[in-house]
Context: one part of a larger RNA
RNA sequence: GUCAGCGAGUAAAUGGGAAUAGCAGCUUAAUCCCUUAGGUGUAGGCGCUUUCGAUGUGUUUUGUUUGUUUUGUUUUUCCUAUUUGACCCGAAACCGAUCGAUCUAUCCAUGAGCAGGUUGCCAAGUGCUUUAACAUGGCUUUUAGGACCGUACCCACGUAUGUUGCAAAAUGCGGGGAUGACUUGUGGCUAGGGGUGAAAGGCCAAUCAAGAUCGGAUAUAGCUGGUUUUCCGCGAAAUCUAUUUCAGUAGAGCGUACUUCGUUUUUGGCCCGAGGUAGAGCACUCAAUGGGCUAGGGUGGCAUUUGCUUGACCAACCCCAGGGAAACUCCGAAUACAGGCUUAUCUUAUUUGUACAGACAGACUUUUUGGGUGCUAAGAUCCAAAGUCGAGAGGGAAACAGCCCAGAUCGUACGCUAAGGUCCCUAAGCAAUCACUUAGUGGAAAAGGACGUGAUGUAGCGCUGACAACCAGUAGGUGGGCUUGGAAGCAGCCAUCCUUUUCAGACAGCGUAAUAGCUCACUGGUCUAGCUGCAUGGCGCCUAAAAUGUAUCAGGGCUCAAGUGAUUCACCGAAGCGACGAGACCUUGAUUGUUUUUUCAAGUGUCAGUAGCGGUACGUUCUGUCAAUCGUUGAAGGUUUUUGGUGACAAGACCUGGAGAUAUCAGAAGUGAGAAUGCUGAC
Numbered sequence: 001g002u003c004a005g006c007g008a009g010u011a012a013a014u015g016g017g018a019a020u021a022g023c024a025g026c027u028u029a030a031u032c033c034c035u036u037a038g039g040u041g042u043a044g045g046c047g048c049u050u051u052c053g054a055u056g057u058g059u060u061u062u063g064u065u066u067g068u069u070u071u072g073u074u075u076u077u078c079c080u081a082u083u084u085g086a087c088c089c090g091a092a093a094c095c096g097a098u099c100g101a102u103c104u105a106u107c108c109a110u111g112a113g114c115a116g117g118u119u120g121c122c123a124a125g126u127g128c129u130u131u132a133a134c135a136u137g138g139c140u141u142u143u144a145g146g147a148c149c150g151u152a153c154c155c156a157c158g159u160a161u162g163u164u165g166c167a168a169a170a171u172g173c174g175g176g177g178a179u180g181a182c183u184u185g186u187g188g189c190u191a192g193g194g195g196u197g198a199a200a201g202g203c204c205a206a207u208c209a210a211g212a213u214c215g216g217a218u219a220u221a222g223c224u225g226g227u228u229u230u231c232c233g234c235g236a237a238a239u240c241u242a243u244u245u246c247a248g249u250a251g252a253g254c255g256u257a258c259u260u261c262g263u264u265u266u267u268g269g270c271c272c273g274a275g276g277u278a279g280a281g282c283a284c285u286c287a288a289u290g291g292g293c294u295a296g297g298g299u300g301g302c303a304u305u306u307g308c309u310u311g312a313c314c315a316a317c318c319c320c321a322g323g324g325a326a327a328c329u330c331c332g333a334a335u336a337c338a339g340g341c342u343u344a345u346c347u348u349a350u351u352u353g354u355a356c357a358g359a360c361a362g363a364c365u366u367u368u369u370g371g372g373u374g375c376u377a378a379g380a381u382c383c384a385a386a387g388u389c390g391a392g393a394g395g396g397a398a399a400c401a402g403c404c405c406a407g408a409u410c411g412u413a414c415g416c417u418a419a420g421g422u423c424c425c426u427a428a429g430c431a432a433u434c435a436c437u438u439a440g441u442g443g444a445a446a447a448g449g450a451c452g453u454g455a456u457g458u459a460g461c462g463c464u465g466a467c468a469a470c471c472a473g474u475a476g477g478u479g480g481g482c483u484u485g486g487a488a489g490c491a492g493c494c495a496u497c498c499u500u501u502u503c504a505g506a507c508a509g510c511g512u513a514a515u516a517g518c519u520c521a522c523u524g525g526u527c528u529a530g531c532u533g534c535a536u537g538g539c540g541c542c543u544a545a546a547a548u549g550u551a552u553c554a555g556g557g558c559u560c561a562a563g564u565g566a567u568u569c570a571c572c573g574a575a576g577c578g579a580c581g582a583g584a585c586c587u588u589g590a591u592u593g594u595u596u597u598u599u600c601a602a603g604u605g606u607c608a609g610u611a612g613c614g615g616u617a618c619g620u621u622c623u624g625u626c627a628a629u630c631g632u633u634g635a636a637g638g639u640u641u642u643u644g645g646u647g648a649c650a651a652g653a654c655c656u657g658g659a660g661a662u663a664u665c666a667g668a669a670g671u672g673a674g675a676a677u678g679c680u681g682a683c
Base pairs, nucleotide, nucleotide: 001683002682003681004680005679006678011084012083013082014081015080016079017078018077019076021074022073023072025046026045027044032039033038087226088225090223094216095215096214097213098212099211105190107188108187109186110185111184112183113182114180116149117148118147119145123141124140125139126138128137153177154176155175157174158173159172160171161170192208194204195203196202229617231615232614233613234612239252240251241250242249243248254358255356256355257354258353267344268342269341270340271339273337279331280329281328285325286324289321290320291319292318294315296314297313300309301308302307362389363388364387365386368385369384370383371382372381373380394405395404396403409582410581411580412579414578415577416576420572421571422570423556424555429569431568432567433566434565435564436563442558448542449541452539453538455536456535457534458533459532460531461530469526470525471524472523473522475499476498477497480494481493482492505520508519509518510517583607584606585605586603587602588601589600590599618672620669621668622667623666624665628662629661630660637656638655640653641652642651643650644649
């Protein structure tokens, strides 16, 4: 891992409710007789009746009359609550009593072990040296040491292997101690909030921040996981308030079933109403700009006891102009909201009460909206309105909970459409008309940049000849004055006139040491019909660099497109709509019926669904029915197979099997497995 078996809302007591069966007041409990049953038992319980009452609270102007209402209790079944293990499995822990020091920690008693080599403390001696003599030194003997090197023995510092190992801590190669606070045999002491500890929270039998075993015990778990047959009807929430509350729970909101009310409801239309948002505005408040006018301040001057005067600068009030504001408003919508009326539509919704819930972690929407925080960031976070998902399948978006279209009762080799598409992959147009784009733009991106291209508008020039090109001219006073070595149009400063001319700057550039020289402006001629700016919007271009391989259309491929804009007609395309057939529920109408009912028809009625609520069935084991029925002329069980049913399932057939099985209607449950890192067994 697979298969088989086992495996989770149960029982008792007491409340609430629904249905059910009795009685009309209901009913027994223990007991006893008798034993599937029935009787006895009236103790008790419920019901009925029910006065006064401080304070507080609510209603009522006061009184009278009439009418209506005022039934429970016991049994059984189901739903649910409370108390018990209370749907099942799951802690770490807490407490008690026992058992452990054959491992290991310290200690006690008694024993044992330590190859070989080195060093040479203390002490003693001395025939040597030295000294006046001691001392000191030398030599000899001796052997000390938590001394040195290094086996056994003990340890465990590094590294490699090993990591389902040789091994639940080893092996290899190196390493440390090795006469000592050494190592070790045997026997013994200390016990669980306790021991022991050269102290690491270490060790106390592979277990230690409190051992193990058994018990309290099914501890508790607001947490995780699991919770077993069918079909049908309806169908949520992820919000508010409170909470030692935020993973929970309670009340409200939202769901279901029954009940009650009986059009009140929803949507649309009309009328009416309150408002201070969007916008707008500056009349108030706040902040702010320019100009004017002119108090005040400041600066300077003259006087000095205050004063007089003034021009840069600051500037109130007022005037003019143009603006800003969530906590400004002289104004002011649309939506939304309240009320009234109305018709149509739909049986949606609403009202009363009871019982039973779930839920209170929500997500996204740049192809929605208004806002706060944040960076006008976030698949961010918090409010409000809407949608979808959640709990929603189908088609489209290549793939893609939340986007677009559209809400799946079932069947059909049927038809029409939506979004989106129609060259091939791939169902359907290489469809038509008019344009644009040349960048594979389409098929990623900004500021910025550019004789890309086509369109619109506007301003100029132009047959008295424009624009471009070519031919020619481009002069004189003059080398203007100054400066300077030089300065002659062209280093620099000043001025920038006049003349001749069709026209020509005291010169726009190159050039020279300075001249010279070459162009330009300007003019004429040749030629000939358009030329030159500016603005706007369309489509393109550059800006544009990443890591395995094209790689930013899904791909192939596409250029009068198979790209883009506008227009048109076809077609494809879904579980949408329609057609035909079938089913369930609801409503309405008929039919039938003594109660329970039966049958038929119609509907521009409904039938997605998680949590959840309600309804209806199937099957398993046992019991009654059963002194019956089936069974060796073959039971149960099993393989294969046919038929029926919406389904759980049922009935049958061949073969196998070899002795029991059980209809129907009822009753009772150890009653249905695929999941729980489920348990046991097999492979």